[in-house]
RNA sequence: GCCCUCAUAGCUCAGUGGAUAGAGCGUCGGCCUCCGGAGCCGAAAGCGGCAGUUCGAGUCUGCCUGAGGGCA
Numbered sequence: 001g002c003c004c005u006c007a008u009a010g011c012u013c014a015g016u017g018g019a020u021a022g023a024g025c026g027u028c029g030g031c032c033u034c035c036g037g038a039g040c041c042g043a044a045a046g047c048g049g050c051a052g053u054u055c056g057a058g059u060c061u062g063c064c065u066g067a068g069g070g071c072a
Stems, first nucleotide, its partner, number of pairs: 001071007010025004018055001027043005048064005
């Protein structure tokens, strides 16, 4: 320098153009309890950035940024 893959919650991951973007773990609050780190209930928290396509984009396209890999 060229090519490929990836980027969604604090972490690990789903989400196949259309509903309110979900799960597990974690965190916080409540209940329970002699205590709670066990159990039950609840809550907060997210689509890397800028454009484009579309009636509609987390999803498709371009560029940028970052991470991983391959070739030279």

Record summary:
The RNA shown here (transfer RNA) has 72 nucleotides and comes from an Anaerolineales bacterium. The same sequence occurs in records of 2 taxa. The sequence is in RNAcentral, with records from ENA and MGnify. Its mean pLDDT, the model's own confidence on a scale to 100, is 82. Rfam family: tRNA. By type it is a transfer RNA. NCBI's taxonomy places the organism under Bacteria, Bacillati, Chloroflexota, Anaerolineae, Anaerolineales.